[in-house]
The RNA shown here (Guanidine-I riboswitch aptamer) has 98 nucleotides and comes from uncultured Methylophilus sp. The source organism's lineage runs through Bacteria, Pseudomonadati, Nitrosomonadales, Methylophilaceae and Methylophilus. It was read from a public genome assembly, where an Rfam model found it.
RNA sequence: CUAAUGGUUGGCUAGGGUUCCGACUUACUUAAGUAGGUGCUGGUCCGAGAGCUGACGACCUCCAAGAGGUUACACGGCGGGAUAAAAGCCCGGGAGAU
Numbered sequence: 001c002u003a004a005u006g007g008u009u010g011g012c013u014a015g016g017g018u019u020c021c022g023a024c025u026u027a028c029u030u031a032a033g034u035a036g037g038u039g040c041u042g043g044u045c046c047g048a049g050a051g052c053u054g055a056c057g058a059c060c061u062c063c064a065a066g067a068g069g070u071u072a073c074a075c076g077g078c079g080g081g082a083u084a085a086a087a088g089c090c091c092g093g094g095a096g097a098u
Base pairs, nucleotide, nucleotide: 007056008055009054010053011052012051015046016045020043021042022040023038024037025036026035027034028033057071058070059069060068061067062066073093075096079091080090081089
């Protein structure tokens, strides 16, 4: 100076809205029930490149049916997309900035 790899995935959380449940409420109602309305602390649900934690993978070393080590750094719009709807989800380690 040049090339390659710098990855995949589980669980959890920050966060998110409202398909379902629940809560509150309206109407039909004697009640049960039915049909709506309201994101309303919650449960189901979605959920991080730059959050946490595992498992694998990759690379290197050795006394090699295995053992050990490394896996760094990371400021970031506007706008758009999906889903029921939204979001640190996806576009996106993007545009930019340094």